[in-house]
RNA sequence: CCAUAACGCCUCUAGGGUUCCGGCUUCCCAAGCGUCAGGUCCGAGAGAGGCUCUCCCGCUUCGCGAACAGCGCAGCGGAGCCACGGCGGGAUAAAAGCCCGGGAGAC
Numbered sequence: 001c002c003a004u005a006a007c008g009c010c011u012c013u014a015g016g017g018u019u020c021c022g023g024c025u026u027c028c029c030a031a032g033c034g035u036c037a038g039g040u041c042c043g044a045g046a047g048a049g050g051c052u053c054u055c056c057c058g059c060u061u062c063g064c065g066a067a068c069a070g071c072g073c074a075g076c077g078g079a080g081c082c083a084c085g086g087c088g089g090g091a092u093a094a095a096a097g098c099c100c101g102g103g104a105g106a107c
Base pairs, nucleotide, nucleotide: 006052008051009050010049011048012047015042016041020039021038022036023033024032025031026030053080054079055078056077058076059075060074062072063071064070082102084105088100089099090098
């Protein structure tokens, strides 16, 4: 010095709790228990997959053009790396690797 940071969206997972269902306890149509490895539910910047999007050091067609200059559209191919991290606060029924936040700070 080196194009590709939307640091997008969807699905899922690690993880998370307790509205609802189920489970368990007590004297029952009630109350309590998430210290209950379940279903629903929430869910990652630094987890996985997919889709869009962006980029072009590559090849090709076509258009503009006097041009095997240059510019532009499209197709194929390729690329989108790296990433240690609080306290505290916020949402929801509640909590969290959710959101503040790729923040503060560290290196």
Predicted 3D model of a 107-nucleotide RNA (Guanidine-I riboswitch aptamer) from Hyphomicrobium sp. The coordinates come from a structure-prediction model, not an experiment, and the mean pLDDT is 80. The organism belongs to Hyphomicrobium, within Bacteria. It matches the Rfam family "Guanidine-I riboswitch aptamer". About the family: This family represents a conserved RNA structure found upstream of the ykkC and yxkD genes in Bacillus subtilis and related genes in other bacteria. The function of this family is unclear although it has been suggested that it may function to switch on efflux pumps and detoxification systems in response to harmful environmental molecules.